RNAcentral holds the full RNA, with entries from ENA and SILVA. This is a predicted structure of a 466-nucleotide part of an RNA (small-subunit ribosomal RNA, 3' major domain) from an uncultured marine bacterium. The prediction has a mean pLDDT of 83. Its Rfam family is "Bacterial small subunit ribosomal RNA".
[in-house]
Context: one part of a larger RNA
Parts: sequence; structure tokens; C1' cells
RNA sequence: AGGCGGGGGAACACACAAGCAGUGGAUGAUCUAGAUUAAUUGGAUAAUAAGCCAUAAACCUUACCUAGGCUUGACAUGUACUUUGUCGUAUGCGAAAGCAUACUAGUCUCGCUUGCGAGGCGGGGUACACAGGUGGUGCAUGGUCGUCGUCAGCUCGUGCCGCAAGGUGUCUAGUUUAGUCUAGGAACGAGCGCAACCCUCAUCAUUAGUUACAAUUUCUAAUGAGACUGCCUGGGCAACCAGGAGGAAGGAGAGGAUGACGUCAGAUCCGCAUGCCCCUUACGCCUAGGGCGUCAUAGGUCAUACAAUGGGUAGUAACAAUAAGAAGCGAUACCGUGAGGUGGAGCAAAUCUCUAAACCUACCCCUAGUUCGGAUUGUAGUCUGCAACUCGACUACAUGAAGCCGGAAUUGCUAGUAAUGGUAGAUCAGUCAUGCUACCGUGAAUAUGUCCCUGUUCCUUGCACU
Repeated sequence: AGGCGGGGGAACACACAAGCAGUGGAUGAUCUAGAUUAAUUGGAUAAUAAGCCAUAAACCUUACCUAGGCUUGACAUGUACUUUGUCGUAUGCGAAAGCAUACUAGUCUCGCUUGCGAGGCGGGGUACACAGGUGGUGCAUGGUCGUCGUCAGCUCGUGCCGCAAGGUGUCUAGUUUAGUCUAGGAACGAGCGCAACCCUCAUCAUUAGUUACAAUUUCUAAUGAGACUGCCUGGGCAACCAGGAGGAAGGAGAGGAUGACGUCAGAUCCGCAUGCCCCUUACGCCUAGGGCGUCAUAGGUCAUACAAUGGGUAGUAACAAUAAGAAGCGAUACCGUGAGGUGGAGCAAAUCUCUAAACCUACCCCUAGUUCGGAUUGUAGUCUGCAACUCGACUACAUGAAGCCGGAAUUGCUAGUAAUGGUAGAUCAGUCAUGCUACCGUGAAUAUGUCCCUGUUCCUUGCACU
């Protein structure tokens, strides 16, 4: 100088407390471990792995396994030789890849003599340099990312102090979300961080307006205004704090983006790049089928429930927003109990299409394993797609498990939040999406406290640690 303490002091955080809804019990989905397997490809493992990489595994993807094949190779550049001329067709074996056989078309320039020779640009073959490797090492690396943590810290120049390591500044008293600011002080300044500058939302004005709009308005989108503790009262040296007025908004108005020096030899060589090592008739490449989807068990994240604040039936032209649309979105109409089918108006879209559910009204159910719950299974279908057996989604009828609110323990959340209801998109032929990312509807309770638990920051003290 650090680090640590079941030392002290100060401060803070959904850390606790106060509340609300959960998880842990059930069934299912999904991921992981383990087990299994010819293979169940690989990675991620406290916080910082486990609905993660993966924003889509039937084939492809695909890296794994089995089998059949290829060897200058699926892909690139170059050299030499050879063959052919810009290509294709057929047959046989075969699961295909591939192997074999046969047939066929017939380029440009120059030289010269019909035809031959040379060269250019292509294709095939042979040989060689080489290609190729999702093989190893993330403890050789770049780049990117997670975490402490959006925590308030991390440093430098000059000066001063100390023999020196180093200290001071960065401390003390206040204050702040903040090393934020103020006062003091051997310090004076500065840098990276903080804050602000950026974006979105809330109010108003001006301008413009298609496809929106009868009109004012609304809406759309461009520019600006507005909030600064500016004003008032009280406290304080000040910084600032408490209250008030006006105001759409008040003391950081709400949210986002933004992540200092560094820590964890944290993650990634399977995004990409890359050193070294390794394979080279195979650890490369092609193809078919299988596997990544197995299942005694354990763990994580979710979905649905266990019901009456509910379930069912019918009605109310109920009421949104964000998005998306051409190999696309697909209306009116007709057919089907339904998934869906027929058909194709309109729309490269503020024009057309896709578009709510909780809610409300009426009736039934009457506390039951039920008109709760929907797993599982059977039959018949629909759609996508070469192809739904392994292994897709959806529909109808039938079937009707577990489950009556969950032990120890444990999670999230402070307001348009939690909870709850639906909607859209990416990926995508289809979809295992109950996931993810967004959007709107309904819309609470509690906290004006503390450092007891878990941690963080600063000062100080002890130390058998560095």
C1' cells in the first nucleotide's frame, strides 16, 4: 500500500420489513444431468449453465452413426502434358451417389496449299504444387460478449511531505442518485467515468397534408416553445433541503440507448479471423437410411389447472395498438359440424388484406372429482410437403389420468408497475411456440421505516495474511 474480521462509525439497494402474485406438490411442454445407444453431434455448469448458442432437427440443416462410393478431390489458383470444342442424350447395375458402355453436336483468330499447323478462350483427363478439416489447444491469440455494476469510482501533471516504498490531492464538516456541489484544509489543476449533449412518450404553437378528415377537432410529420429550484415562505455561511403558487408536466417529469481503470487465465478456435500441433485413398468429399425426438431417476424454466371473483350457452355490427404482406396478404359469396375447401374483388399498402379477448346483459350449473380439470387413448378426417412410420400441426366424435391450493425452502414486483386478457412479428413449405421480441385492453395492494438477513460504497481500527 492492499486484503480480511462472527471490530467500530456513516450511507445505500425490492436487501429486509409492509404488501400482491408465485415457484417448490399435480399433468404437460421444453432444456440439462444421468442412464441407455451403432449414434443418441458439439459447446455452456454458483452468482455469470440449464425455453442458453438454436429468431424453427421429418429430408436438407447436420457437425453424429451404419452402409455404399470418390481421391487434385464438393470449392480456389498455378504449371506441364494430353484430348475435345462452347453442349447434351440413351442404356445397364444401383437406394442414391457412383461406376461402366454407347451415341451425338461441333468455337474464335492467324499462317498457308485442299487440309494441316500455331495461338486465344472454354470443357474433360493425367501428373504435380496444393485444396479440404464444425480435428486439438479460448491456458498461444484477435474480435465480440457476460459479471461485479449504471456501482461511483480509477488515475495523471506540477507542488509539498517522507532516506525510501509511498503519501497528499481523493481528507474533514455538510449535501447529492453521483469523487454531485459547497465551506475548510499544502495543495493547485487536469483526464477517464457521473451528469448533460442523443432517441421515445406526456402539453402547446407554427407549417404542410396524400391514401386520413363534412367542419372545428382528431390524426400524420417537420420545426420550435416549455421546467430553470426561475418565483414565494421557512431553515442553512454556502451547496442545498422542506413546503407553496402557477403549470400538461416540479425538483433527475417517465422510459431507452450509453457500461470508467480493471476483476473472474470467466465464455466463444462450432459465427468470423488466426499462431502452433495433428489428418491427407482420410480426422477430407458425395449419397441413402438412421440419430440429434431413447427413459427407471434428478434438477431448471414455463404452460394448464385444482373452480362459483368460476364453467357453459346465447346476445351486444361492443371497444385497440404494434406489426406484416407478391412463389405474399387474401375480401364479398358458396360448400363443409369443423380443421378447411371452391373462387379470386382489392392491395408492393395511412387506400386493400390480416384484425381482439377479457368486459357487459340474460339464462343454466349449486359445492360434487362436478356442466371443475383436461392428460391419455381409439376412430375418422384436414393442411403443408418428393415424403408426416421412426418424428408435424390442426379438426370432429368418443375416452375423461393426476389434481381439492402444495413440506423444508425459495422468486419477482414500488404505478399505468404487479396481476390479468388477448394481438402481432422474426425464424418459417409446414411445425412440435406453452419459447422469444414487441403491442394494446382491464388494472391493484403496500412501504414516508431499518441495517436484523443478503450485498455494495466511504472513513477508521486490529491482524499469526500478501